This is a predicted structure of a 332-nucleotide part of an RNA (large-subunit ribosomal RNA, domain IV) from Gossypium arboreum.
Lineage of the source: Eukaryota > Euphyllophyta > Pentapetalae > Malvales > Gossypium.
It matches the Rfam family "Bacterial large subunit ribosomal RNA". Rfam links the family to the GO terms ribosome and structural constituent of ribosome.

Context: one part of a larger RNA
RNA sequence: CUCUUUCUAAGGAACUUGAAAAUAUAGCCCCAUAACUUCGGGAGAAGGGAUGCCUCCUCACAAAGGGGGUCGCAAUAACCAGGCCUGAGCGACUGUUUACCAAAAACACAAGUCUUCGUAAAGUCGUAAGACCAUGUAUGGGGGCUGACACCUACCCAUUAUCAAAAGGUCAAGGAAGUUGGUGACCUAAUGACAGAGGAGCCGGCGACUAAAGCCCCAGUGAACGGCGGUCGUAACUAUAAUAGUUCUAAGAUAGUGAAAUUCCUUGUCGGGUAAGUUCUGACCCGUAUGAAAGGCAUAACGAUUUGGGCUCUGUCUCAGAAAGAGGCUCG
Numbered sequence: 001c002u003c004u005u006u007c008u009a010a011g012g013a014a015c016u017u018g019a020a021a022a023u024a025u026a027g028c029c030c031c032a033u034a035a036c037u038u039c040g041g042g043a044g045a046a047g048g049g050a051u052g053c054c055u056c057c058u059c060a061c062a063a064a065g066g067g068g069g070u071c072g073c074a075a076u077a078a079c080c081a082g083g084c085c086u087g088a089g090c091g092a093c094u095g096u097u098u099a100c101c102a103a104a105a106a107c108a109c110a111a112g113u114c115u116u117c118g119u120a121a122a123g124u125c126g127u128a129a130g131a132c133c134a135u136g137u138a139u140g141g142g143g144g145c146u147g148a149c150a151c152c153u154a155c156c157c158a159u160u161a162u163c164a165a166a167a168g169g170u171c172a173a174g175g176a177a178g179u180u181g182g183u184g185a186c187c188u189a190a191u192g193a194c195a196g197a198g199g200a201g202c203c204g205g206c207g208a209c210u211a212a213a214g215c216c217c218c219a220g221u222g223a224a225c226g227g228c229g230g231u232c233g234u235a236a237c238u239a240u241a242a243u244a245g246u247u248c249u250a251a252g253a254u255a256g257u258g259a260a261a262u263u264c265c266u267u268g269u270c271g272g273g274u275a276a277g278u279u280c281u282g283a284c285c286c287g288u289a290u291g292a293a294a295g296g297c298a299u300a301a302c303g304a305u306u307u308g309g310g311c312u313c314u315g316u317c318u319c320a321g322a323a324a325g326a327g328g329c330u331c332g
Stems, first nucleotide, its partner, number of pairs: 001327008010318002014316001027051001029049003036041001038148001052070007083311007090303002095107002111146007123132003151296002155227002160224001161221002168216003174210002178206006186198001188196001229247003233243001256290001257287001268284005
């Protein structure tokens, strides 16, 4: 010097990103216990008392120790052994998770809702056989979203999606009356041969007409994908605009909440807390770019969660000092 411990005058978070670390608290018994609340809790709330008494000895007093006795709802001198209160965010809760940087506000959850499936079910795996679902049967199974409870969940079906309906339009292969090209048995006439007229069948081209789903068309559906305006004027101070006009749209953001885990400007403005507060909290609202199951907003309880304040307490600090041990270093 480094590490592991112990102690420290006065102060007591002034340290620090931050009380991180270390103190402090602690068992049993008695008393006492608030707001709030889903009436279960909150709660070991908080806070206070007691943890002996009698006698003898050690003893300056006291503390502490020792011997004996006694009683009890209950005697922690070691070890062991909650710090507490309060405001706010998020998530209801217990639970789960990144084995080895993340334990959380992420996942799950009970609950809600939509959708699909009538059993040889839908869905999934497999080319198939077959299997799971399920030795189940709609109070069941699969899929999506939200995420206890309470109060609620507004407007838009134009787009996309999906479902329904089948009147009309469009529309394939196939079929097909007909038409047309090639070939052509056979027949006719004549015959020495060529040539000519007719012609069933076969192979093609075109084809009126017929013809499903789909698409067009029409209608429904938002706890389906999603969306939820601009501009100009107006009140007897000023300012503002209940109100009026205009334009576009499928409809123009309702209830709530709001400088927020969302606010750029921004340390917004005002109030509170402090001597002093970019954090915190209560309000305000011109919300860059909140908003209702990608849920909105409130919540008692809960949390090794995030954040603000306070009490107790302390070497975190003012500001360092001392002691013990281990290692190192020096000498031997």